[in-house]
RNA sequence: AGUGGGCCGGACGGCCGCAUGGACGGCUCCGGCCGCCCAUGAGGAAAGUCCGGGCUCCAUAGGGCAGGAAGCCGGCUAACGGCCGGGCGGGGUGACCCGACGGAAAGCGCCGCAGAAAAGAAGACUCCCGCUGCCCGCCUCGGCGGGUGAGAGAAAAGCUGAAACGGUGGUGUAAGAGACCACCAGCACCCCGGCGACGGGGUGGCUUGGCAAGCCCCUUCCGGAGCAAGCGCAAGUAGGAGCGCCAUGGUGUUGCCCGCACCGCGCUCGGGUUGCGUGCUCGAGGCCUGCGGCGACGCAGGUCCUAGACAAAUGGUCGUCCACGACAGAACCCGGCUUACAGGCCCACUU
Numbered sequence: 001a002g003u004g005g006g007c008c009g010g011a012c013g014g015c016c017g018c019a020u021g022g023a024c025g026g027c028u029c030c031g032g033c034c035g036c037c038c039a040u041g042a043g044g045a046a047a048g049u050c051c052g053g054g055c056u057c058c059a060u061a062g063g064g065c066a067g068g069a070a071g072c073c074g075g076c077u078a079a080c081g082g083c084c085g086g087g088c089g090g091g092g093u094g095a096c097c098c099g100a101c102g103g104a105a106a107g108c109g110c111c112g113c114a115g116a117a118a119a120g121a122a123g124a125c126u127c128c129c130g131c132u133g134c135c136c137g138c139c140u141c142g143g144c145g146g147g148u149g150a151g152a153g154a155a156a157a158g159c160u161g162a163a164a165c166g167g168u169g170g171u172g173u174a175a176g177a178g179a180c181c182a183c184c185a186g187c188a189c190c191c192c193g194g195c196g197a198c199g200g201g202g203u204g205g206c207u208u209g210g211c212a213a214g215c216c217c218c219u220u221c222c223g224g225a226g227c228a229a230g231c232g233c234a235a236g237u238a239g240g241a242g243c244g245c246c247a248u249g250g251u252g253u254u255g256c257c258c259g260c261a262c263c264g265c266g267c268u269c270g271g272g273u274u275g276c277g278u279g280c281u282c283g284a285g286g287c288c289u290g291c292g293g294c295g296a297c298g299c300a301g302g303u304c305c306u307a308g309a310c311a312a313a314u315g316g317u318c319g320u321c322c323a324c325g326a327c328a329g330a331a332c333c334c335g336g337c338u339u340a341c342a343g344g345c346c347c348a349c350u351u
Stems, first nucleotide, its partner, number of pairs: 001350008010321007018041005024035004043327001047338002050336005055226004062258004067222005072086005087101001088099004102217002107215002109211003125158002128153001133148006166184006185207001187204007230278004240269006249263004285304008
């Protein structure tokens, strides 16, 4: 100067005041109320509501289509699009970081301008070569050199571009070309190592742009709705009116079809209730130790209980210290991801 990981994020004391639970005492219209004491009382993200679940309800959570998600390999987990380890590719001097990482000859589609041509055979502008001939010069009458040249050859060299049907160097050729050779890359096959992604080696024909984070194909996974889920009590009314479908029908927690079950359903207007309790916090829980594992994590033992509000509880004041105070408050719970964060501390590694 960096890289990776972990933690704190105001503290202590006095007085007064809140919420929940509990002990004791008193009162009670048995609903509860009062006094006093004890214990506990917002976060690392409580945020976003982006994933995954626990739990509750819907008989069908049966099958199919549609739709959605994931996508290298192997593990962890209740599960995941998360985490850990590894492989390959890329970035960095390095510690490390990033990756939407299956398939492009199954099909469709796109690649402007430039360039000859943008691909399952696309492409000939310049250059290169040059038959039969023709012209010129030289000459030892054999020929040599130059020009032109239709046709044939070629895609080697050049131009253009992000990208041009392998690359570099040679042999060969009229000039060229994997035509052939050496090395390299790619591909196919075989052998070895590895659970595997893949890596190493050998042989070979010479060789098949990119984009799928375009549609698509392949493999795997997915019932739906959600604590305003649900359960109970209390209270109250209008067992309301009209219209439509009506068993060849209607309904059944995304859409369509099949199956299955049940017997009603939909729309408009109108009336009553909107109160109380429960769900509601003991958990895939926290902490410590030991063992196993590179690790995520697992197993065993010990120990602890740490908010449950309901127009919404933790505030006020004084004193000391000091970091002069960031982002910011639970509402069923948990595992992740993403975003915000003044200031401070610790560990390891790199240059």